[in-house]
Record summary
The RNA shown here (c-di-GMP-I riboswitch aptamer) has 85 nucleotides and comes from Parazoarcus communis SWub3 = DSM 12120. The organism belongs to Parazoarcus communis, within Bacteria. The model forms 91% of the base pairs in the Rfam consensus. Its mean pLDDT, the model's own confidence on a scale to 100, is 80. Rfam family: c-di-GMP-I riboswitch aptamer. Its family is annotated with cyclic-di-GMP binding in the Gene Ontology.
RNA sequence: CAUCAUUAAAGGCAAACGGGGUGUAAGUCCCGGACGCAAAGCCACAGGCCCGACCGGUUUGACCGAGGGCGGCUGGGUUGCCCGU
Numbered sequence: 001c002a003u004c005a006u007u008a009a010a011g012g013c014a015a016a017c018g019g020g021g022u023g024u025a026a027g028u029c030c031c032g033g034a035c036g037c038a039a040a041g042c043c044a045c046a047g048g049c050c051c052g053a054c055c056g057g058u059u060u061g062a063c064c065g066a067g068g069g070c071g072g073c074u075g076g077g078u079u080g081c082c083c084g085u
Base pairs, nucleotide, nucleotide: 004084012037013036017032018031019030020029021028022027035072041078042077043076045075046074047073048070049069050068051067055065056064057063
């Protein structure tokens, strides 16, 4: 440096659920809690999914658009720890 693997050691993150906050909502933050995760660290570029109060269109229906969200949906980018070959 490349590839494969997840055997070990030390650790890390934190689902559902409960409590508090925030938002119209999806969701998100904090505390508790662990279902799991070798990137379940970070990034909304592509796909997908969710919301859609206000604004525009409208067949007056979140239906379309703008807008917002999900990285623990997938791809991609990028960074990091230890061991083995």